[in-house]
RNA sequence: CGCUUAUCCAGAAAGACUGAGGGACUGGGCCCUGAGACGUCUUAGCAACCCACCAUAGUGGGUGCUAAUUCCCAUCCUGGCGCGAAGCCUGGAGAAGAUAAGCG
Repeated sequence: CGCUUAUCCAGAAAGACUGAGGGACUGGGCCCUGAGACGUCUUAGCAACCCACCAUAGUGGGUGCUAAUUCCCAUCCUGGCGCGAAGCCUGGAGAAGAUAAGCG
């Protein structure tokens, strides 16, 4: 890097350093941010995919995660309101992405 499977509306933040953008990509919306974001490190916590011990509890380990549903919309199908091709709201699928485990 590619493939397969599973999950993604729950949960969980402080400190230090740094110093300007950030929320994956494109477009739009919305939001976070010098009252210090993003990132890195430390500590703490959440969770329970994998492994070990074990008794279905639990403990330890390998990851992961700790603003907002994967922040929301985008493609296809569908239901409601509406005179309506406008607009608003709902449900399902898909795509993309993230994480875990396995394989190449």
The prediction has a mean pLDDT of 85. SAM riboswitch aptamer (S box leader) from a Bacteroidota bacterium, 104 nucleotides, folded computationally. Rfam family: SAM riboswitch aptamer (S box leader). On this family, see Grundy and Henkin, Mol Microbiol 1998: "The S box regulon: a new global transcription termination control system for methionine and cysteine biosynthesis genes in gram-positive bacteria". Rfam links the family to the GO term regulation of gene expression. Lineage of the source: Bacteria > Pseudomonadati > Bacteroidota.